[in-house]
Context: one part of a larger RNA
RNA sequence: GGCGCACGGUGGAUGCCUUGGUACCAGGAACCGAUGAAGGACGUGGGAGGCCGCGAUAGGCCCCGGGGAGCUGUCAACCGAGCUUUGAUCCGGGGGUGUCCGAAUGGGGAAACCCGGCAGUCGUCAUGGGCUGUCACCCACUGCUGAACACAUAGGCAGUGUGGAGGGAACGAGGGGAAGUGAAACAUCUCAGUACCCUCAGGAAGAGAAAACAACCGUGAUUCCGGGAGUAGUGGCGAGCGAAACCGGAUGAGGCCAAACCGUAUGCGUGUGAUACCCGGCAGGGGUUGCGCAUGCGGGGUUGUGGGAUCUCUCUUUCACGGUCUGCCGGCCGUGAGACGAGUCAGAAACCGUUGAUGUAGGCGAAGGACAUGCGAAAGGUCCGGCGUAGAGGGUAAGACCCCCGUAGCUGAAACAUUGACGGCUCGUUUGAGAGACACCCAAGUAGCACGGGGCCCGAGAAAUCCCGUGUGAAUCUGGCGGGACCACCCGCUAAGCCUAAAUAUUCCCUGGUGACCGAUAGCGGAUAGUACCGUGAGGGAAUGGUGAAAAGUACCGCGGGAGCGGAGUGAAAUAGUACCUGAAACCGUGUGCCU
Numbered sequence: 001g002g003c004g005c006a007c008g009g010u011g012g013a014u015g016c017c018u019u020g021g022u023a024c025c026a027g028g029a030a031c032c033g034a035u036g037a038a039g040g041a042c043g044u045g046g047g048a049g050g051c052c053g054c055g056a057u058a059g060g061c062c063c064c065g066g067g068g069a070g071c072u073g074u075c076a077a078c079c080g081a082g083c084u085u086u087g088a089u090c091c092g093g094g095g096g097u098g099u100c101c102g103a104a105u106g107g108g109g110a111a112a113c114c115c116g117g118c119a120g121u122c123g124u125c126a127u128g129g130g131c132u133g134u135c136a137c138c139c140a141c142u143g144c145u146g147a148a149c150a151c152a153u154a155g156g157c158a159g160u161g162u163g164g165a166g167g168g169a170a171c172g173a174g175g176g177g178a179a180g181u182g183a184a185a186c187a188u189c190u191c192a193g194u195a196c197c198c199u200c201a202g203g204a205a206g207a208g209a210a211a212a213c214a215a216c217c218g219u220g221a222u223u224c225c226g227g228g229a230g231u232a233g234u235g236g237c238g239a240g241c242g243a244a245a246c247c248g249g250a251u252g253a254g255g256c257c258a259a260a261c262c263g264u265a266u267g268c269g270u271g272u273g274a275u276a277c278c279c280g281g282c283a284g285g286g287g288u289u290g291c292g293c294a295u296g297c298g299g300g301g302u303u304g305u306g307g308g309a310u311c312u313c314u315c316u317u318u319c320a321c322g323g324u325c326u327g328c329c330g331g332c333c334g335u336g337a338g339a340c341g342a343g344u345c346a347g348a349a350a351c352c353g354u355u356g357a358u359g360u361a362g363g364c365g366a367a368g369g370a371c372a373u374g375c376g377a378a379a380g381g382u383c384c385g386g387c388g389u390a391g392a393g394g395g396u397a398a399g400a401c402c403c404c405c406g407u408a409g410c411u412g413a414a415a416c417a418u419u420g421a422c423g424g425c426u427c428g429u430u431u432g433a434g435a436g437a438c439a440c441c442c443a444a445g446u447a448g449c450a451c452g453g454g455g456c457c458c459g460a461g462a463a464a465u466c467c468c469g470u471g472u473g474a475a476u477c478u479g480g481c482g483g484g485a486c487c488a489c490c491c492g493c494u495a496a497g498c499c500u501a502a503a504u505a506u507u508c509c510c511u512g513g514u515g516a517c518c519g520a521u522a523g524c525g526g527a528u529a530g531u532a533c534c535g536u537g538a539g540g541g542a543a544u545g546g547u548g549a550a551a552a553g554u555a556c557c558g559c560g561g562g563a564g565c566g567g568a569g570u571g572a573a574a575u576a577g578u579a580c581c582u583g584a585a586a587c588c589g590u591g592u593g594c595c596u
Base pairs, nucleotide, nucleotide: 001595002594003593004592005591006590007589008588009587015581016546017545020518021517022515023514024513025512026511027510028509029507030506031167032166039101040100041099042055043054044053046079047078049075050074051073052059061095062094063093064092065091066090070083071082072081106115107114108113116135117134118133119132120131121130122129137164138163139161140160141159142158143157144156145155171202172200173199174198175197176196182189186236212219213218223250224249225248226247227246233241234240254499255498256497261299262298263297264296265295266294267293268292269291270290276289277286278285279330280329281328282327283326284325304477306442307441308440310437311436312435313434314433315432318337319336320335321334322333323332324331338430339429340428341427342426343425351424352423353422354421355420356419357418358417359416360415362411363410364409368384369383370382371381385402386401387391393405394404395403448472449471450470451469452468453467454466458484479494480493481492482491483490533540534539553580556567557566558565559564
């Protein structure tokens, strides 16, 4: 020196464990904010600091409930001083306080700072000063004022507003919009209208009541799912992209306007002196009340077997009162009662009461002992019992239905919130139907067309349908649009206005639950940390879990400067001693055997 064996050191694998994660399910909630949010800074405790809580009323204040013996959060003890059956600590509901920054909003500003005005009040002899309130901008409405320019308008000022502003994970709508890639290169194409950026909204959003499909049969708003179907198509006919009708399901809901016409108000224009007009008939009376246009308001009206307006006729239709220049009849209008219907998610819109459910604290809740074992501990073993609408789960010195917390079941709210039912309440209708006439209305810079684009399964193609830009530019039902160029026939539907629940998407968040999910190099980055640390900054971004049943964490003695070690003691165990469960390997030793 090598190879073994034994015993160690080092190291932290492995096993076991779990405070933490992860995926999903069900229910809830789906917003917060100028009444100052989200997020922070700085403070706040008797004693230094971090976390958490709280805000100069600062580990807390008040009220109402629950609860019932200890309490003064945690790391994390110790000391001090206190509170509490006159009910503390703790849990829940409602209120109060809530420094400074931050949309930040009196002005400024290098966030958490600086400097003001006005009103009130306090202080000072006075000035400086303190406290409370208030003072940004935009929008809407109202009022006042008011240029160029006479009226006017612009502008200005004030008041009112539970109007806006900012934040927020995904889902949604709209406006913009790539490239890596694929095509085995690459340009049309693809990736993809994806990622990303911006704007806006809601608890969902969007879409939505046929100018739809279909095919000579029919369906009857939209949305979503399963088929149809990787089909029909499209495509350097490459790579690829990729429908619809229809069928089966989920859900289910339909409404309101514009216009014609009537009335009314205002403005403008125009006409006439009665013949217009004042609801009709007759008589009387009035004297510009008329007519046209524009705008506002009220009525009317809403459809595709076309609908409506106007006029005439027929049938039908609860009552009372008032009005319509006067009287009578009829008509029309308004109010009230009754009747009927509806309603706060569409079409208007609030609130109250009764009662129920749910949530935000809780409460009750059955039944076991003995013996031995275990170098400690019984829940494991043996014996004899019990409960069960409870044998889910967790804890307790080891494996507990009957020890503890719980579990099944039952039960509970002063206050607040959500929601259902009923009543109050509110709203609507109180005429409707039919026939005929008339040809008044039925959404215009629209539809269509030309050119240029986009989007549709559809890449310009024979290219319809849909949308946008530029230009041009109709018709009103004997009108229009569509049925894949276009024409005819036939069929379907009524554009150019609006609203609309549910079925659908998502989960920052709350509650409960589940797992052939992880178990500390795993599982979130994070057993807590966006910390330490790095970076001027945007940003990047860790590691570290485990003594023991219980600290019982080694009093005391010895050696040592200490670290530490040897005794002693605790403990079941100390080769469990806080460098602590187990303690692999690499690596380093000590002893010993063999070989050289």
The part of an RNA shown here (large-subunit ribosomal RNA, domain I) has 596 nucleotides and comes from Streptomyces fradiae. NCBI's taxonomy places the organism under Bacteria, Bacillati, Kitasatosporales, Streptomycetaceae, Streptomyces. The RNAcentral record of the full RNA draws on ENA.